[in-house]
Predicted 3D model of a 675-nucleotide part of an RNA (large-subunit ribosomal RNA, domain II) from Thiohalorhabdus sp. The full RNA is in RNAcentral, with records from ENA. The source organism's lineage runs through Bacteria, Pseudomonadota, Gammaproteobacteria, Thiohalorhabdaceae and Thiohalorhabdus. Its Rfam family is "Bacterial large subunit ribosomal RNA". Its family is annotated with ribosome and structural constituent of ribosome in the Gene Ontology.

Context: one part of a larger RNA
RNA sequence: GUCAGCGAGUGACCCUCUGUGGCGAGCUUAAGCCGAUUGGCGAAGGCGUAGGGAAACCGAGUCUUAACAGGGCGACGAGUCGCAGGGGGUCGACCCGAAACCGGGCGAUCUACCCAUGGCCAGGGUGAAGGUGGGGUAAUACCCACUGGAGGCCCGAACCCACCGGAGUUGCAAAUCCGGGGGAUGAGCUGUGGGUCGGAGUGAAAGGCUAAUCAAGCCCGGAGAUAGCUGGUUCUCCCCGAAACCUAUUUAGGUAGGCCCUCCUGUCUCACUCCCGGGGGUAGAGCACUGUCACGGCUAGGGGCCCCGGAAGGGGUUACCAAACCGUAGCAAACUCCGAAUCCCGGGAAGUGCAAUCAGGGGAGACAGACUGCGGGCGCUAAGGUCCGUGGUCGAGAGGGAAACAGCCCAGACCACCGGCUAAGGCCCCCAAGUGAUGGCUCAGUGGGAAACGAAGUGGGACGGCAGAGACACCUAGGAGGUUGGCUUAGAAGCAGCCACCCUUUAAAGAAAGCGUAAUAGCUCACUAGUCGAGUCGUCCUGCGCGGAAGAUUCACCGGGGCUAAGUCAUCCGCCGAAGCCGUGGAUCCGUUUCGGAUGGUAGGGGAGCGUUCCGUAGGCCGUUGAAGGUGGCCCGCAAGGGCUGCUGGAGGUAUCGGAAGUGCGAAUGCUGAC
Numbered sequence: 001g002u003c004a005g006c007g008a009g010u011g012a013c014c015c016u017c018u019g020u021g022g023c024g025a026g027c028u029u030a031a032g033c034c035g036a037u038u039g040g041c042g043a044a045g046g047c048g049u050a051g052g053g054a055a056a057c058c059g060a061g062u063c064u065u066a067a068c069a070g071g072g073c074g075a076c077g078a079g080u081c082g083c084a085g086g087g088g089g090u091c092g093a094c095c096c097g098a099a100a101c102c103g104g105g106c107g108a109u110c111u112a113c114c115c116a117u118g119g120c121c122a123g124g125g126u127g128a129a130g131g132u133g134g135g136g137u138a139a140u141a142c143c144c145a146c147u148g149g150a151g152g153c154c155c156g157a158a159c160c161c162a163c164c165g166g167a168g169u170u171g172c173a174a175a176u177c178c179g180g181g182g183g184a185u186g187a188g189c190u191g192u193g194g195g196u197c198g199g200a201g202u203g204a205a206a207g208g209c210u211a212a213u214c215a216a217g218c219c220c221g222g223a224g225a226u227a228g229c230u231g232g233u234u235c236u237c238c239c240c241g242a243a244a245c246c247u248a249u250u251u252a253g254g255u256a257g258g259c260c261c262u263c264c265u266g267u268c269u270c271a272c273u274c275c276c277g278g279g280g281g282u283a284g285a286g287c288a289c290u291g292u293c294a295c296g297g298c299u300a301g302g303g304g305c306c307c308c309g310g311a312a313g314g315g316g317u318u319a320c321c322a323a324a325c326c327g328u329a330g331c332a333a334a335c336u337c338c339g340a341a342u343c344c345c346g347g348g349a350a351g352u353g354c355a356a357u358c359a360g361g362g363g364a365g366a367c368a369g370a371c372u373g374c375g376g377g378c379g380c381u382a383a384g385g386u387c388c389g390u391g392g393u394c395g396a397g398a399g400g401g402a403a404a405c406a407g408c409c410c411a412g413a414c415c416a417c418c419g420g421c422u423a424a425g426g427c428c429c430c431c432a433a434g435u436g437a438u439g440g441c442u443c444a445g446u447g448g449g450a451a452a453c454g455a456a457g458u459g460g461g462a463c464g465g466c467a468g469a470g471a472c473a474c475c476u477a478g479g480a481g482g483u484u485g486g487c488u489u490a491g492a493a494g495c496a497g498c499c500a501c502c503c504u505u506u507a508a509a510g511a512a513a514g515c516g517u518a519a520u521a522g523c524u525c526a527c528u529a530g531u532c533g534a535g536u537c538g539u540c541c542u543g544c545g546c547g548g549a550a551g552a553u554u555c556a557c558c559g560g561g562g563c564u565a566a567g568u569c570a571u572c573c574g575c576c577g578a579a580g581c582c583g584u585g586g587a588u589c590c591g592u593u594u595c596g597g598a599u600g601g602u603a604g605g606g607g608a609g610c611g612u613u614c615c616g617u618a619g620g621c622c623g624u625u626g627a628a629g630g631u632g633g634c635c636c637g638c639a640a641g642g643g644c645u646g647c648u649g650g651a652g653g654u655a656u657c658g659g660a661a662g663u664g665c666g667a668a669u670g671c672u673g674a675c
Stems, first nucleotide, its partner, number of pairs: 001675006011091013026047003032041003051058002061073004094232002097229001101222006112196009121186001123155003126151001130147006159183003163180005198214001200210003235609006245258005260365001261363006269356001270353003273349007284338001285336002290332003294328004299322001301321002303318006369394010399410003414586004419582003425576003428561003434573001436572006447563001453547002457544010475530004480504003485499003510525001513524003587599005610664001612661005620654003629648008
């Protein structure tokens, strides 16, 4: 892992609701007794028949109160005892699962420490104190040699340890092996015997160790501890069908009440469209208020400067600042002179839905929501972000489209069909349907990813300048003189810089627009003529394109092939395309029943059934002319399942209608067994 078997809402008592049965203003016994498979007796007690009040007490009333004012709770009759089912309570209460807590025991043959008694440490080195002799001193000190043999001394086996590396990692091994390493006369290592233990021991102290277990050992018990947590919870069909919100919570992944679902009972109530009457201060807009804000004007006040004055103060002036006011032009969630759409409340009419409404009662689930459009807050006008409102979808929704893709687009699957029409989206091939039509645009593979910004890309539009008195562009020629203007400067001559920018000759020519020189020179330009002969130059709006454009495993930003239309804009026709719609047949339910309608579904509510074991029916029926069981086949039923039959098997099985449950397995890292 697979298969087989086992494996989870049960029982007692009480409360409540529904169904059903008995009796009914009543209903019913309990213990117990008698009889005895199931019956009888037993009235104590219970519930109901009257309530109100704290009570005394009163009573269809009563309490409050001074009150016969009002108000509260009542009265105008249905219960009770069984049985069955739904739900609740107390118990283990659907099943499995802790980490733990407490009690009583068992452990120091491992290990920690201690006690007693034994054992062990090859060899080599160093050479303390002391001693002896000598030197030395007044005597010490001190020095030298020899002797001596100290040390948690040195090197290094046994022994002990476990620092590094490698191997091993389903191992040789639940801690090992190999190579190297540390201690090795010591706080050393070790044999045997003994002692101390569970909030306790022992600990050169790590929360270490106390038998492969230790921030509290192990075993048994309390015990089915508790688990607002995780997992699991077994046959079928039919009807309806949620929520992920509000309020509260030592509450936030729990729970309660409300909302939303379901079932029963009652109920002429509800929604939509239209009309009428009301509510409002959002969007927008506006600046009348509150604020804010730009420019100008007007003009208090202030500042600067000047004048008079000793000061106080006064006068003048100002391209300074500036309240209020005026004009022009803006802004605002917490501004409003205004003010929609939608929305909300009420009334009315008809139609549609045909109870969709509301109330009472039984049962829930849900209170983690997600994305998307729109309106907003927070955030960065970030997030597959977060928090509200409002609609949709998913959730609980299959089918078609979007290459693939819960939340997007289309569309809501009762079943069957090798029939038809459409939706979104598509129609060159993959791939069903147009290599469809007409007219434009695009040349970038743009299409098939992106901005500011940049550009004689190209199409459309508007406006303007110049132009047969000849424009624009090329070409030819001129582009001069005063003058090297003045200043400055070493120099400054059109062309470093400053100032001025005149006059003359002209068809025209700047005291010079650029290159250039040390300064000149030189080359162009403006400007003019000639030549040429018809358009030319500019600005703005707009369609499509270009650049801007670098990514990590080939192409990798069309699904692919590939496409210049198979791209794009506009118009038009045809076709394909789904579980949509239609057609034909069928199932169930509902309805005003030749006919029409409904039937996606998680949590969950409701309804109807199938099968298993046992009991009554059953002293019956079936069975060796073959039961149960096994294994094939055919048939029936929407299904759970059922019937018949072949083979196997070899002795039991049980209709029908009822009753009672250890009643249905694929999942629980389920349990046991097998392979």
Record summary:
The coordinates come from a structure-prediction model, not an experiment, and the mean pLDDT is 89.